[in-house]
A computed fold for an 87-nucleotide RNA from a Patescibacteria group bacterium, annotated as transfer RNA. It matches the Rfam family "tRNA". Gene Ontology term of the family: triplet codon-amino acid adaptor activity. Its mean pLDDT, the model's own confidence on a scale to 100, is 81. It was read from a public genome assembly.
RNA sequence: GGAGGCGUGGCAGAGUGGUCGAACGCGCCGCACUCGAAAUGCGGUAUGUCCGAAAGGGCAUCGGAGGUUCGAAUCCUCCCGCCUCCG
Numbered sequence: 001g002g003a004g005g006c007g008u009g010g011c012a013g014a015g016u017g018g019u020c021g022a023a024c025g026c027g028c029c030g031c032a033c034u035c036g037a038a039a040u041g042c043g044g045u046a047u048g049u050c051c052g053a054a055a056g057g058g059c060a061u062c063g064g065a066g067g068u069u070c071g072a073a074u075c076c077u078c079c080c081g082c083c084u085c086c087g
Base pairs, nucleotide, nucleotide: 001086002085003084004083005082006081007080010026011025018070027045028044029043030042031041032040046061047060048059049058050057051056063079064078065077066076067075
């Protein structure tokens, strides 16, 4: 230099155009159980920004930026990073 694959919440990982911020597992938090733990059960658990006294709610975000589409994590283009192969 050329070709291909991959990048999704704290971690792993499915999802390949529609009710998907997104299954499932782990971790973490709370509660129940217990003398107390473990195990088990139930509930919760991304980030940013805006509104709000709070509770709660709106919007955006799937490596970054554009584009296509009524609609994009999913298709296209460029860039960044990682892996593999070729020279």